[in-house]
RNA sequence: ACUCCGAACGGGCAAAACCAGAGUAAUCUGGUGACGCAAAGCCACGGGUCCUGAGCUUCAGGAUCGCCGGGUUGCCGAA
Numbered sequence: 001a002c003u004c005c006g007a008a009c010g011g012g013c014a015a016a017a018c019c020a021g022a023g024u025a026a027u028c029u030g031g032u033g034a035c036g037c038a039a040a041g042c043c044a045c046g047g048g049u050c051c052u053g054a055g056c057u058u059c060a061g062g063a064u065c066g067c068c069g070g071g072u073u074g075c076c077g078a079a
Stems, first nucleotide, its partner, number of pairs: 012037002017032006035066001041072003045069003048064007
């Protein structure tokens, strides 16, 4: 100097519910609020789930990354 490990500190995100708004809907945005999260940052790429319209077991469009996988970027650091 680097790597592993990982206590603490600092900072970060924000479920349900309620209120207001957008949308046919799934759901989203803002406020209040914290169940949780080390990627609960970002990307709908694969699968899943959900919604809508056709249709008949499939197609098209959409939602969800806080369902799983993948890609990509990334904070603090005692013994």
Model confidence (mean pLDDT): 81 of 100. The RNA shown here (c-di-GMP-I riboswitch aptamer) has 79 nucleotides and comes from a Desulfuromonadales bacterium. It matches the Rfam family "c-di-GMP-I riboswitch aptamer". From the family's description: GEMM was predicted in a large-scale screen for bacterial structured RNA regulatory elements. It was read from a public genome assembly, where an Rfam model found it. NCBI's taxonomy places the organism under Bacteria, Pseudomonadati, Thermodesulfobacteriota, Desulfuromonadia, Desulfuromonadales. The model forms 95% of the base pairs in the Rfam consensus.